A computed fold for a 140-nucleotide RNA, annotated as c-di-AMP riboswitch aptamer (ydaO/yuaA leader). The model forms 96% of the base pairs in the Rfam consensus. The coordinates come from a structure-prediction model, not an experiment, and the mean pLDDT is 76. It matches the Rfam family "c-di-AMP riboswitch aptamer (ydaO/yuaA leader)". Gene Ontology terms of the family: cyclic-di-AMP binding and regulation of gene expression.
RNA sequence: CAAAGCUAAUCGUCGAGUCCGUCCAGCAGGGCGGAGCGGGGGACCCGGUCCAUGGGGGUGAAAGGACGAGCUUAAUUCGUCCAAGGGUAGCUCUUGGCCCGAACCCGACAGCUAACCCCGUAGACGCAGCGAGAGUCGCG
Numbered sequence: 001c002a003a004a005g006c007u008a009a010u011c012g013u014c015g016a017g018u019c020c021g022u023c024c025a026g027c028a029g030g031g032c033g034g035a036g037c038g039g040g041g042g043a044c045c046c047g048g049u050c051c052a053u054g055g056g057g058g059u060g061a062a063a064g065g066a067c068g069a070g071c072u073u074a075a076u077u078c079g080u081c082c083a084a085g086g087g088u089a090g091c092u093c094u095u096g097g098c099c100c101g102a103a104c105c106c107g108a109c110a111g112c113u114a115a116c117c118c119c120g121u122a123g124a125c126g127c128a129g130c131g132a133g134a135g136u137c138g139c140g
Base pairs, nucleotide, nucleotide: 011126012125013124014123018035019034020033021032022031023030024029036121037120038119039118040117041116046111055109056106057105058104059103064082065081066080067079068078069077085100086099087098088097090136091135092134093133094132095131096130
């Protein structure tokens, strides 16, 4: 001097996951209440007429398809590729690049659904910052 790694702060990303009050603590955090945001259940009407436990349903962008392996009557499972769909520094559209395309929950049970009832307010990350055009909002 450079690279890599770790830590802290600032600034930010995905996501509903933020804010206020009060109490306990006294770094942090936790309990309770409320607002905001998000989700589920739940009538008339509408939809629905099927024979089946090899179930069915929910949160989420994370529908699905092909091939191979394995099991082998099959299904479940694993891997690769493709893909609907989603993210990328206010917002919308177009476009290019990059990335994701999981995981979990209910427990025989749920279509939509006014009133009404119930639940959540987490977690995981970034020294990389995405770029261009049109329009628009806000700040200086």